[in-house]
RNA sequence: GAGGUAAAAGGCAAACCCGGCGAAAGCCGGGGACGCAAAACUACAGGGCCUGUAAAAUGGCAGCCUGGUUGCCGCAG
Numbered sequence: 001g002a003g004g005u006a007a008a009a010g011g012c013a014a015a016c017c018c019g020g021c022g023a024a025a026g027c028c029g030g031g032g033a034c035g036c037a038a039a040a041c042u043a044c045a046g047g048g049c050c051u052g053u054a055a056a057a058u059g060g061c062a063g064c065c066u067g068g069u070u071g072c073c074g075c076a077g
Base pairs, nucleotide, nucleotide: 003075004073011036012035016031017030018029019028020027021026034063040069041068042067045066046065047064048061049060050059
């Protein structure tokens, strides 16, 4: 060690099911693994999407993209 083609130690957990919360989107816990090298954090960094509404407000998504912060391994080079 900026690339993630190696190995190892481990980590997370989509859909779906059960329970709870919520008007909804969705979230939390348990089960479960489609995938993930940041699928860790940031939604008061920007864009986007969803909810909601006459239009808004409000709420949500970090597993949509870009940015920011932190971080495992140590192969190639």